Annotation:
Transfer RNA from a Patescibacteria group bacterium, 71 nucleotides, folded computationally. Rfam family: tRNA. Rfam's curators write: Transfer RNA (tRNA) molecules are approximately 80 nucleotides in length. RNAcentral holds the sequence, with entries from ENA and MGnify.

[in-house]
């Protein structure tokens, strides 16, 4: 330099055009002499920008970051 893959919550991830889900973690509560466990409730997220579309996490372009391949 060229090509490919990935980017969603604090962490691991689902979601292939129509309300963004789960688990763990965090906060509150019930229970207990206390704690743990268990159960209930709850906070928090689509890498940046632009385009297409009535509507974009999803499709297109570009940039950024990480990983891999070729030279």
């Nucleotide at each position: 330099a060229g090509g490919g893959c990935u980017g969603u919550a604090g962490u691991u991830u689902a979601g292939u055009g129509g309300u963004a889900g789960a688990a763990c973690a965090g906060g509150g509560g019930u229970c207990u002499c206390c704690a743990a466990a268990a159960c209930c409730c709850u906070u928090g997220g689509c890498g940046g920008g632009a385009g297409u579309u009535c509507g974009a996490u999803u499709c297109u372009c570009u940039c950024c970051a990480g990983c891999c391949c070729u030279g």